[in-house]
């Protein structure tokens, strides 16, 4: 230098042919307990790396770019 994969909540990861962004853990509140832990119920938390484009509609498709990983030279 070229090619491919990945980037989504604090963390680990889903999201079907483009159609309301979710789960577990963590965190907060309540119940339970003499108290803690565990358990149960509820809640909070997102510029889908960043910038554009296509579309009625984009996490998903296209372009460019940044980071990480792998391969080639």
């Nucleotide at each position: 230098g070229c090619u491919g994969g990945c980037g989504u909540a604090g963390c680990u990861c889903a999201a079907u042919c483009g159609g309301c962004a979710g789960a577990g853990c963590a965190c907060c509140u309540g119940a339970u307990u003499u108290g803690u832990a565990a358990u149960c119920a509820g809640g909070c938390g997102g510029u889908u790396g960043c910038g554009g484009g296509u579309u009625c509609a984009a996490g998903u498709c296209c372009c460019a770019u940044c980071g990480c990983c792998a391969g080639c030279u």

The RNA shown here (transfer RNA) has 73 nucleotides and comes from a Myxococcota bacterium. It matches the Rfam family "tRNA". It is annotated as a transfer RNA.